[in-house]
Molecule: FMN riboswitch aptamer (RFN element)
Organism: bovine gut metagenome
RNA sequence: AUCUUCAGGGCGAGGUGAAAUUCCUCACUGGCGGUACAGUCCGCGACCCGUACUGCGUUAUCGCAGCCGGCUGACCCGGGGAGGCUCCGGGACCAACAGUAAAGUCUGGAUGAAAGAAGAU
Numbered sequence: 001a002u003c004u005u006c007a008g009g010g011c012g013a014g015g016u017g018a019a020a021u022u023c024c025u026c027a028c029u030g031g032c033g034g035u036a037c038a039g040u041c042c043g044c045g046a047c048c049c050g051u052a053c054u055g056c057g058u059u060a061u062c063g064c065a066g067c068c069g070g071c072u073g074a075c076c077c078g079g080g081g082a083g084g085c086u087c088c089g090g091g092a093c094c095a096a097c098a099g100u101a102a103a104g105u106c107u108g109g110a111u112g113a114a115a116g117a118a119g120a121u
Base pairs, nucleotide, nucleotide: 001121002120003119004118005117006116012026013025014024015023027105028104029095030094031044032043033042034041039093040092048070049069050068053066054065055064056063057062075091076090077089078088079087097108098107099106
């Protein structure tokens, strides 16, 4: 450098109601790289938004894709330790868009894309 494969988890119980895995009480889940082992630190991806440019389609308007840019949630206390917002103990907090009785957990875009991991040449 080229190619191949892989690459996101979680609603169980009770209550109210005509209707809720969406509300209320309890429960449950945690992508990738870095670093003393991290959902909350630093960085990245995903989702969402946007113009120019490039490519494709279109009579045209315009549409789709690529690239680039933007946006993007949440933590404290104690302990031992050389060193931790990462470990141990305790108590908190957060989680795109569309649909639907209001959703981190259901359904859908998505049999998608991708940070990246592994392998082959």